[in-house]
Context: one part of a larger RNA
Molecule: large-subunit ribosomal RNA, domain VI
Organism: Nitrosopumilaceae archaeon
RNA sequence: CACGGAUGUCUGAGGGGAAGUUGCUCCGAGUACGAGAGGAACAGAGCAACGUCGCCACUGGUUUAUCGGUUAUCUGACAAGGUAGGCCGAGCAGCUAAGCGAUUUAGGAUAAGUGCUGAAAGCAUCUAAGCACGAAGCCUAUCCCGAGACAAGACAUCCUUUCGUAAGAUGAAGGUCCGCAGUAGAAGACUGCGUUGAUAGGAUGGAUGUAUAGAUCACAAGCUUCGGCGAGUGAAGAGCAUGCCAUUACUAAUAGA
Numbered sequence: 001c002a003c004g005g006a007u008g009u010c011u012g013a014g015g016g017g018a019a020g021u022u023g024c025u026c027c028g029a030g031u032a033c034g035a036g037a038g039g040a041a042c043a044g045a046g047c048a049a050c051g052u053c054g055c056c057a058c059u060g061g062u063u064u065a066u067c068g069g070u071u072a073u074c075u076g077a078c079a080a081g082g083u084a085g086g087c088c089g090a091g092c093a094g095c096u097a098a099g100c101g102a103u104u105u106a107g108g109a110u111a112a113g114u115g116c117u118g119a120a121a122g123c124a125u126c127u128a129a130g131c132a133c134g135a136a137g138c139c140u141a142u143c144c145c146g147a148g149a150c151a152a153g154a155c156a157u158c159c160u161u162u163c164g165u166a167a168g169a170u171g172a173a174g175g176u177c178c179g180c181a182g183u184a185g186a187a188g189a190c191u192g193c194g195u196u197g198a199u200a201g202g203a204u205g206g207a208u209g210u211a212u213a214g215a216u217c218a219c220a221a222g223c224u225u226c227g228g229c230g231a232g233u234g235a236a237g238a239g240c241a242u243g244c245c246a247u248u249a250c251u252a253a254u255a256g257a
Base pairs, nucleotide, nucleotide: 004159005158006157007156008155009154010153014145015144016143020050021049022048023047024046025045026044033038051103052102053101054100055099059097060096061095062094066090067089068088069087070086071084072083073082074081075080092243105141106140107139108138113133114132115131116130162169163168176257177256178194179193180192181191182190199252200251201250202248203247204246205245206244207242208241209240210239216235217234218233219232222229223228
């Protein structure tokens, strides 16, 4: 700017993508064909590779969240810690690939080409009039953007008040600032929430991670004086921890412009 102001949902002019490409197997079929040897195709089905898009339940990777072991040194000592991401064993969420999922066919108009009918030119001729086929290519269906599409669109809902002669004042619906955050994020932007509230933190519970504390249980090489002892393995697990889930207004989203 859009011929009142706004909120939401659309239409789809136009634009973008390569979103697919290739191979193998089965079937067709030991069929057609061929004396035999040999040996197809149309149609159909499945799988794979590469590419593209997406995802994290599984398998792994990472994990300077976390838990544990341990080295050096410091905090006078113990305990508990700091520093060197010290080194090492595990590791949720998140992010990821090597993991998982999806990735066609149909129609239309055509190219080269193949034809029908058919004259000019009594014949012939796919062409001059007319008609029919024909490609991984083009267009549409498919995915994304999209009303700055200036021909600026449509629908639904809300508001459109008062004062004043006028100038102007007022300030509705709605929006913004502000605050709590994240399905978002370089800054803007976007999305959710703001007491009529579970938006974030805390608390509680769950779930998850760790664990050679000690005890317990189940195994166990081996030793044995046959009574047992037993390195080691596993289960369960105190404690500690949590970017997850739920509950709960305890704290902060108050108050306002």